[in-house]
RNA sequence: UGUUUAUCAAGAAAGACGGAGGGACAGGCCCAACGAUGUCUUAGCAACCCUUGCCGGGAUCAAGCUUAAAAGCAGUUUCGGCAGCAGCAGGUGCUAAUUCCUGCUACCAUGUUAUAUAUGUGGUAGAGAGAUAACAG
Numbered sequence: 001u002g003u004u005u006a007u008c009a010a011g012a013a014a015g016a017c018g019g020a021g022g023g024a025c026a027g028g029c030c031c032a033a034c035g036a037u038g039u040c041u042u043a044g045c046a047a048c049c050c051u052u053g054c055c056g057g058g059a060u061c062a063a064g065c066u067u068a069a070a071a072g073c074a075g076u077u078u079c080g081g082c083a084g085c086a087g088c089a090g091g092u093g094c095u096a097a098u099u100c101c102u103g104c105u106a107c108c109a110u111g112u113u114a115u116a117u118a119u120g121u122g123g124u125a126g127a128g129a130g131a132u133a134a135c136a137g
Base pairs, nucleotide, nucleotide: 001136002135004134005133006132007131008130013042014041015040016039017038021031022030023029025103026102027101028100043095044094045093048091049090050087051086052083053082054081055080056079057078058077059076060075064073065072066071099129104126105125106124107123108122109121110120111119112118113116
């Protein structure tokens, strides 16, 4: 950086530094001198990747073990599940608000009057945008 894939309704804060805006963008609505956003330290949450252990299925099973044999056990490999009180000290991420809500499209319900290819409100589904991980460059 993105032509890929997955997830985004749950979860998890204290201290220090610092001193003005911040919540990606627009509108809304919030947070913020009772010090936000940010940086650092410590702690925590989660379980995407790696590793480890356990359970189950498949394949294999030369040598080893059981067996008269077939076959099986152990082992190897693969798939799935579970474990974070598994990682002394693995790689990331996250710790205000559903990704804070809505942005576009379709459908459904309902309101308005100038009855139109109009417009408001609410809901459902999908897309887009964004974020994180993995992967790729």

Predicted 3D model of a 137-nucleotide RNA (SAM riboswitch aptamer (S box leader)) from a Bacteroidota bacterium. The prediction has a mean pLDDT of 78.